[in-house]
A computed fold for a 131-nucleotide RNA from Pelosinus sp., annotated as FMN riboswitch aptamer (RFN element).
Its mean pLDDT, the model's own confidence on a scale to 100, is 82.
It matches the Rfam family "FMN riboswitch aptamer (RFN element)". Rfam's curators write: The RFN element is a highly conserved domain that is found frequently in the 5'-untranslated regions of prokaryotic mRNAs that encode for flavin mononucleotide (FMN) biosynthesis and transport proteins. This element is a metabolite-dependent riboswitch that directly binds FMN in the absence of proteins. Its family is annotated with FMN binding in the Gene Ontology.
The sequence was found by an Rfam model in a public genome assembly.

């Protein structure tokens, strides 16, 4: 140090602060209706959060993986960025403006709960055996 076995860890985050009020209860009133509390982390403001490997400079949106749905044999589906600087290179930095995010549950969710103390792409470390 190649290559291959075996083992041990590790293997993603996120709603501060406010608006409204579907809906429920409770009091009044023949009634219509009125009041008064509780109420969307989902809605509207605005606010935050970003997995692995690759890249002629560092990527959520540029390739591909992986998770997730189908199918079951080999696959198949599956999101989203531009523009100006700098530079030998940057869709990866700087600047400025956007945009995107799985399935179930609930007043419509990337950011509550939940399959999941699961699961995996990977990535660190020891031991063996060979030279």
């Nucleotide at each position: 140090u190649g290559c291959u076995g075996c083992c041990u860890u590790u293997g993603a985050g996120g709603c501060a602060a406010g608006g409204u009020g579907c809906a429920a209860a409770a009091g009044a009133g023949u009634a219509a209706u009125c009041u008064u509390u509780u109420a969307a982390u989902u809605c509207c403001u605005g606010a935050c959060c970003g997995g692995c490997g690759g890249u002629a400079g560092a990527a959520g949106c540029c390739c591909g993986c992986a998770a997730g749905c189908c199918a079951u044999u080999u696959g198949g589906c599956u999101g989203a960025u531009c523009u100006g600087g700098u530079g030998a290179u940057a869709u990866u930095c700087c600047a400025g403006a956007g945009c995107c995010g799985a399935c179930a549950g609930u007043a419509u969710a990337g950011u509550c709960u939940g399959g999941a103390g699961g699961g995996g792409a990977a990535a660190a470390g020891g031991c063996a055996a060979u030279c």